[in-house]
Context: one part of a larger RNA
Molecule: large-subunit ribosomal RNA, domain IV
Organism: uncultured Marinoscillum sp.
RNA sequence: UCAUGGCUAAGGAACUAGGCAAAAUAGUCCUGUAACUUCGGGAGAAAGGACGCCUCCCUCGUAAGAGGAGGCCGCAGUGAAUAGGCCCAGGCGACUGUUUAUCAAAAACACAUGGCAUUGCAAAUUCGAAAGAAAAAGUAUAAUGUCUGACACCUGCCCGGUGCUGGAAGGUUAAGGGGAGACGUUAGAGUUUACUCAAAGCGUUGAUCUGAAGCCCCAGUAAACGGCGGCCGUAACUAUAACGGUCCUAAGGUAGCGAAAUUCCUUGUCGGGUAAGUUCCGACCUGCACGAAUGGUGUAACGAUCUGGGCACUGUCUCAGCCAUGAGCUCG
Numbered sequence: 001u002c003a004u005g006g007c008u009a010a011g012g013a014a015c016u017a018g019g020c021a022a023a024a025u026a027g028u029c030c031u032g033u034a035a036c037u038u039c040g041g042g043a044g045a046a047a048g049g050a051c052g053c054c055u056c057c058c059u060c061g062u063a064a065g066a067g068g069a070g071g072c073c074g075c076a077g078u079g080a081a082u083a084g085g086c087c088c089a090g091g092c093g094a095c096u097g098u099u100u101a102u103c104a105a106a107a108a109c110a111c112a113u114g115g116c117a118u119u120g121c122a123a124a125u126u127c128g129a130a131a132g133a134a135a136a137a138g139u140a141u142a143a144u145g146u147c148u149g150a151c152a153c154c155u156g157c158c159c160g161g162u163g164c165u166g167g168a169a170g171g172u173u174a175a176g177g178g179g180a181g182a183c184g185u186u187a188g189a190g191u192u193u194a195c196u197c198a199a200a201g202c203g204u205u206g207a208u209c210u211g212a213a214g215c216c217c218c219a220g221u222a223a224a225c226g227g228c229g230g231c232c233g234u235a236a237c238u239a240u241a242a243c244g245g246u247c248c249u250a251a252g253g254u255a256g257c258g259a260a261a262u263u264c265c266u267u268g269u270c271g272g273g274u275a276a277g278u279u280c281c282g283a284c285c286u287g288c289a290c291g292a293a294u295g296g297u298g299u300a301a302c303g304a305u306c307u308g309g310g311c312a313c314u315g316u317c318u319c320a321g322c323c324a325u326g327a328g329c330u331c332g
Base pairs, nucleotide, nucleotide: 001327002326003325004324005323006322007321008320010318011317014316019313027051028050029049030048031047036041038150052072053071054070055069057068058067059066060065073077085311086310087309088308089307090306091305092303093302097109098108114147115146116145117144118143119142125134126133127132151298152297153296154295156228157227158226161225162224163221164220165219166218167217170216171215172214176210177209181205182204183203184202185201188197189196190195229247230246231245232244233243256290257287268284269283270282271281272280
C1' cells in the first nucleotide's frame, strides 16, 4: 500500500450521476392499523407494549400448555446465532410468468380479454417436384392468419390514393383460330434471244375478324395500409373572437389528454416542496411534431422496473484515526 473484517468524539447524506456501499429493522405473543379499493385487498400498513430466573404457590386443562400472585439478578432476558427498514407522490406495464447461455431482466415478449379475415372437410394454412405428412384421429363454441392486450368509460370523421372483396356492359389484350393478299420457285406462253408474263403444287410471309384472366371501369370495405387544412375580418378600454367571408380537400383531429418515455424555442409561465430545485408534483395550452384496438383516458393490486421527496439509520462524507487477519515489501 492492497484485500477482508471490527470500532469510533461531534455532526448525520454536507458524499455522489444516484444513500452506491454500509448501518439500521428483524423472532413470538398482545394492542392497534390510514388514504384508496375491482370490497378480495391495501396489511406484517404505520405506531406501540411484553419476553429471563425462582416458588414442593393459585386457576383452567387428560396432557402439552395458557393465565394469575409473590419474589430475585444484570447495562442488557427472541442476553450468542439464524430472522422485514418504513412512509408519501408520480411514469410505464394490469397481474404470476418469459428473454439477449457468456456486458441489457426491462417500459421489451407472453398473457387472460376484444376485434377482423380465411376455412364446410379430400377444409383453409404449412412442409414436400411427388407419394405423402402436419392441421386432426379435430369439424365453425373448430383450425389458421393478423392486430390489440386485465378491468372501467369509450373507440369520432375520411373509401380520393394503395390493398382486399364483389361486378360485369364497354375499352385494351397473349398464344391459338382464321386466312384477304404479297413474295419465291416453274410447266407453259410471249419474244427484239436479252428478257417479260405466269396456272397448279410446294415454300416464305400475312390484313380485317375471333380470342381468357388481368388492367382501365363500376361499387363496397378503415379493430384493412393509411389520412384527419389555410388566409382575412369582426364585440361600447384593451385583449380575445361565440360570428362572418374566402380558397382548397377524400375528409379537415371529435371525446379525452397535453412542456408529456412526445415541447425545438425551454431552466416556457404560475403554484407547491427547499435557505437555495435544469430534476419532481399540481395547473395553464402557444400540441416545433398527442389522440382514439399502429388503441385514447383512468385505474385497486403487483414490480430485483424508472423518477422525486421524507422518517429512521449510519465512516458515504466533514476528516480522518485505531485494531485484527491475509497478501505485498525489507532482512534472513